The RNA shown here (small-subunit ribosomal RNA) has 1459 nucleotides and comes from an uncultured bacterium. It matches the Rfam family "Bacterial small subunit ribosomal RNA". Its mean pLDDT, the model's own confidence on a scale to 100, is 86.
[in-house]
RNA sequence: AGAGUUUGAUCCUGGCUCAGAGUGAACGCUGGCGGCACGCCUAACACAUGCAAGUCGAGCGAUAAGCUGAACUUCGGUUUAGUGGACAGCGGCGGACGGGUGAGUAACGCGUGGGAAUUUACCAAGGAGUGGGGAACAACUGCUGGAAACGGCAGCUAAUACCGCAUACGCCCUAAGGGGGAAAGGCUUCGGCCGCUCCAUGAGAAGCCCGCGUACGAUUAGUUUGUUGGUGGGGUAAUGGCUUACCAAGACUACGAUCGUUAGCUGGUCUGAGAGGACGAUCAGCCACACUGGGACUGAGACACGGCCCAGACUCCUACGGGAGGCAGCAGUGGGGAAUAUUGGACAAUGGGCGAAAGCCUGAUCCAGCGAUGCCGCGUGAGUGAAGAAGGCCUUAGGGUUGUAAAGCUCUUUCGGUGGGGAAGAUAAUGACGGUACCCACAAAAGAAGCCCCGGCUAACUCCGUGCCAGCAGCCGCGGUAAUACGGAGGGGGCUAGCGUUACUCGGAAUUACUGGGCGUAAAGCGAGCGUAGGCGGUUAACUAAGUUGAGGGUGAAAGCCCGGGGCUCAACCCCGGAAAUGCCCUCAAAACUAUUUGACUAGAGGACGGGAGAGGGGAGUGGAACUCCCAGUGUAGAGGUGAAAUUCGUAGAUAUUGGGAAGAACACCAGUGGCGAAGGCGACUCUCUGGACCGUUUCUGACGCUAAGGCUCGAAAGCGUGGGUAGCAAACAGGAUUAGAUACCCUGGUAGUCCACGCCGUAAACGAUGAUUGCUAGACGUUGGGGGGAACGCCUCUCAGUGUCGUCGCUAACGCAUUAAGCAAUCCGCCUGGGGAGUACGGUCGCAAGAUUAAAACUCAAAGGAAUUGACGGGGACCCGCACAAGCGGUGGAGCAUGUGGUUUAAUUCGAAGCAACGCGAAGAACCUUACCUGAGCUUGACAUGCACGGGCAAGCCAUAGAAAUAUGGCCCCUCUUCGGAGUCCGUGUGCAGGUGCUGCAUGGCUGUCGUCAGCUCGUGUCGUGAGAUGUUGGGUUAAGUCCCGCAACGAGCGCAACCCCUGCCUUUAGUUGCCAUCGGGUCAUGCCGGGAACUCUAAAGGGACUGCCGGUGAUAAACCGGAGGAAGGUGGGGAUGACGUCAAGUCCUCAUGGCCUUUAUGACCAGGGCUACACACGUGUUACAAUGGGAGUUACAGAGGGAAGCUAAGCCGCGAGGCCAUGCCAAUCCCAGAAAAACUUUCUCAGUUCGGAUCGCAGUCUGCAACUCGACUGCGUGAAGCUGGAAUCGCUAGUAAUCGCGGAUCAGCACGCCGCGGUGAAUACGUUCCCGGGCCUUGUACACACCGCCCGUCACACCAUGGGAGCCGACAAGGGCAGAAGUCGCCGAGCUAACCUUCGGGAAGCAGGCGCCCAAGCUGUUGUUGACGACUGGGGUGAAGUCGUAACAAGGUAACC
Repeated sequence: AGAGUUUGAUCCUGGCUCAGAGUGAACGCUGGCGGCACGCCUAACACAUGCAAGUCGAGCGAUAAGCUGAACUUCGGUUUAGUGGACAGCGGCGGACGGGUGAGUAACGCGUGGGAAUUUACCAAGGAGUGGGGAACAACUGCUGGAAACGGCAGCUAAUACCGCAUACGCCCUAAGGGGGAAAGGCUUCGGCCGCUCCAUGAGAAGCCCGCGUACGAUUAGUUUGUUGGUGGGGUAAUGGCUUACCAAGACUACGAUCGUUAGCUGGUCUGAGAGGACGAUCAGCCACACUGGGACUGAGACACGGCCCAGACUCCUACGGGAGGCAGCAGUGGGGAAUAUUGGACAAUGGGCGAAAGCCUGAUCCAGCGAUGCCGCGUGAGUGAAGAAGGCCUUAGGGUUGUAAAGCUCUUUCGGUGGGGAAGAUAAUGACGGUACCCACAAAAGAAGCCCCGGCUAACUCCGUGCCAGCAGCCGCGGUAAUACGGAGGGGGCUAGCGUUACUCGGAAUUACUGGGCGUAAAGCGAGCGUAGGCGGUUAACUAAGUUGAGGGUGAAAGCCCGGGGCUCAACCCCGGAAAUGCCCUCAAAACUAUUUGACUAGAGGACGGGAGAGGGGAGUGGAACUCCCAGUGUAGAGGUGAAAUUCGUAGAUAUUGGGAAGAACACCAGUGGCGAAGGCGACUCUCUGGACCGUUUCUGACGCUAAGGCUCGAAAGCGUGGGUAGCAAACAGGAUUAGAUACCCUGGUAGUCCACGCCGUAAACGAUGAUUGCUAGACGUUGGGGGGAACGCCUCUCAGUGUCGUCGCUAACGCAUUAAGCAAUCCGCCUGGGGAGUACGGUCGCAAGAUUAAAACUCAAAGGAAUUGACGGGGACCCGCACAAGCGGUGGAGCAUGUGGUUUAAUUCGAAGCAACGCGAAGAACCUUACCUGAGCUUGACAUGCACGGGCAAGCCAUAGAAAUAUGGCCCCUCUUCGGAGUCCGUGUGCAGGUGCUGCAUGGCUGUCGUCAGCUCGUGUCGUGAGAUGUUGGGUUAAGUCCCGCAACGAGCGCAACCCCUGCCUUUAGUUGCCAUCGGGUCAUGCCGGGAACUCUAAAGGGACUGCCGGUGAUAAACCGGAGGAAGGUGGGGAUGACGUCAAGUCCUCAUGGCCUUUAUGACCAGGGCUACACACGUGUUACAAUGGGAGUUACAGAGGGAAGCUAAGCCGCGAGGCCAUGCCAAUCCCAGAAAAACUUUCUCAGUUCGGAUCGCAGUCUGCAACUCGACUGCGUGAAGCUGGAAUCGCUAGUAAUCGCGGAUCAGCACGCCGCGGUGAAUACGUUCCCGGGCCUUGUACACACCGCCCGUCACACCAUGGGAGCCGACAAGGGCAGAAGUCGCCGAGCUAACCUUCGGGAAGCAGGCGCCCAAGCUGUUGUUGACGACUGGGGUGAAGUCGUAACAAGGUAACC
């Protein structure tokens, strides 16, 4: 210090997540020792038991047990004196400290700093005093009540208990005359000591007041009646509405009152660079509380944790009458909970209470126990050791790794263990801890290692298992048969007595931004203005000193943090000192800035004067064009409307046209990124009222300014209310169309509304998606309004105010903005903080309503988003091409048949191919074989390959028998070479293995199809861009072409194109048999038949030829195009081969190869028969036809390219024919297949289901072949079906092409309408690129990138989740009203009762009981508010797998979208 995650990729915005540190923690696995800390965060829930506050006999009376003495004695004991001092009692001091807890409390409670009207037992120090009397009450005794707790009555008694009197200062009160108020003794060694009373002082402690600070909510905006102040009375230690009576009407609040929710506050702790944020355990300070609520008493101090009274709830005891209790003290128990310890020891130390003291008490405290809860330290051994052991794991089978690791050898003993010694803590005594720390000795490597992780972030990789299962996961995401992500193993990484997980806090997060963010498009500028509070504010001078700055003082507790030093062996820990403590207060000083006050100024702002511009606003009036309606005329059959129609109007006269009239609304041209206005908005003309801005000149006021929370006003359209108005248009509605549907788009109608007046509403994509104001920062070119200057005036120039376009600096994520800023600065306001839920719910306010405004949460996702890039796509655009369309010719689709496919059937109908790019395809040929399928029968080292071991010559072949055959049995026969050892071959047995047309083409290689023979696809360097990328490759021309030229931040290059290759078209040369024959000769009925020839054709080799080379035109003079000449051929001459980067997980595991899986007496191999040939049906591809451009008959011509030895076969003969017989030539430019057919000539048929057509069927044959039944081809005779040119739709073809005609070949025993070739005859048409299809390039839009076969919306149905409403119902809390009124203080009464004092002895004073009153807790009652739980039903929301219906949005998304 950052990283992962939105995308195909990029930059940005933005959330989510991770790495760090921490904890009073918990859970999982594991666990050796010690030190120091810490240990109910939940139920302030309930508590058994024990302990936690007593002490003083030197304040007092009485006294048990015990001890001593004496007396008496029945020897049991009794009485008495002394000592002793228990349990109690009176009295004093302390139980207000210490200890616990955090419920309440948003407060002078706490923190900090100040203040005045106070109190203070014990303590310190000072002054003064301590005289003399009196009356009681406990204990105790007697009687007595009660179960108990606890009492009642009578009697006795002491005091440092109580009460007078005296005295009293510097004390208190006062009307200033006066008045009032104390005391206690005890002990003594007799020296004194401890006490007591009053006064004043101090210390420490406590009470009270004030400034400032101290959580969230405005969906809490008004609160308050003792309330705010005053006076009198009362009360308190003391001020004060603290209380009471009266008077006044105040007090608090937007700087947040009141109300609600939450919370003890602080020093500090954690985190962070800091600023901050979160927290408030342990330790320390303060506060509050003590079962819940109320109350006072006592006291120096309490409204009192281990005191009292009352009420309530709960628990316990009870004799039912009545009583007792309060662990939030220490232990401990139950309960709650994820979770938190011993019913321990000691007062030895520190501290506290009492006491003169000894001492007693002390669960405060000091220690121990339990717990890895945390921090710190130590150990689990060290050295050596390669045969790199064994074992494990992996492996390319060689090896690698675990790994010096182990073993082995040498050594040590920390910790732990055993034994011995043994502290400090204590100054004389006293040590719980504790025989502890520490020291010494002894034994043996001996007793001591785990946890998490290994896809990226993030250090660390392989094998096996599993197969979207089981599972993992912090985020992204893994798992569907080769998982470094699941589980196991080996190995590795990290930390270590711990390691992980979970929870929470801060950090990272500049993700609330003070330090330190933003708002054109990502979330975010209020629709606009006026203006209040507030904030900010021009120049100059003086004064003040609030802010500000400096100096000094006080305070900021200790502990903690930091620094230095010291002590435990170190560390953690502890001790000492310093610094710091950013704060508050006081004093002094300064006067620059801000501020206050005062004075001055004119540059901001405003006024006066003079001008012109304008759809600025309100009111009144006027005008013409058009639409519609009405009346009248002319006139006749249509009009209207649409993509096409129909609804509609019209013979009752429409539309059209002419004239007249009515009415309402809107104002063509002018008209302009022109004008005006704050925005919304404003458009005929005239008049009138009125607002604002601008310009010019001088002048006046003198900061009067800017912004603006609340507030007020204005505010399009639609909508609402009342009353008018209504021509046109037009939601709703109706009809007609369209459509699968069409509640739409289109059409015909049509009501609200649109218009006016008045009143509401208050919202818009109210947009420049850009708040207002001020200043500064290059320009250029338009335009509107005004002004100035210029001899030369249709002009030029300067300037102010507006309104636009481009552009520099600068800014921006980019797009873009750019003096009209989104630049540089200043002031003020508004707003934002992931997406969805949701601008929704609830509540409030406004509104007649519609609704507006303010405005959440639960839940859910890991994204949502902006800009730009490359593609792809578009029922976007521009350009271009292609038999793509068009123009033509011929087909398919209808019929019969053939063939393939689907489907169905079947024991099987083997398998594959599936839009184009499967379907006469693999298959260039299924009767057996093929054959992979089915049935049946048999085999198991196997039909085939190879190694080893053993045995054999029984092998193979032929014959016979059985059988459907495979096969089995029998017979015949008896392998080759040899160096005689053996080798080869074959057979049998056994063992390694063979075999698989079994699966996966989505694990693969190879091959192939397709886009497409389309013109594209890329790279290097450079440049541009933050980047993805761009440029080059775009542009202007041109081409079949990224072909070429020109231009250009590009310059070059590669794969493609073209060319090079083959065939063909012309010529030349060479060569001349089997081919040829012009000339010469010979011969024949005839024929290159023969001699011969090498001219021609041809054959087959080498060359030539064509290159836009030449001419003219066009074009940028280029490339190129057009035309022409010549030429066999002209612009690629024609045809073929040749297929860039890539796409389709295209096809093929059944050609072959191959990973993995599966099978092994079967999924292998052999055999027979069957099947692949089935047949209600559907489709593809063909073939033959439907006839006269034809059919039949006869006659006569002309090819090319092939094939031939298990072959092609002549001639001859036989057969109607398929064919047969015989036989010849040919290994083929020689012989054969082999008569080419259409064509031509002659003749016949005459438009019909025919002399067309030939299916089907019958009979008889031929050929091939072991074998034609299932299931071949052909022949003859007979039979003579459908079919008369084919719906929607659809295919091929641009020239030697289509069409038509025949011939050959591969496969093959046989089988061809298919396929591959060959030649013969031989057209028509192309205006053209609007449209359909496909493609190329550029551009544009995009919410697509699995890329339009994309994406995606809403209802409905189902499941789950949270939530709103909801008749109601149940709580909690609060407020105010009424009733009630315990205990208690206070007040009044007090006829009853009473010791101290007074008394004239009667009584008085004073007090008590009792009664009444004020206040008041619980309780009761009814009302209201806030909040929570439940709730039939209901509303929307979210999430879910492949559900239903449509197609709304994204492209012009097929009606542009949106508000």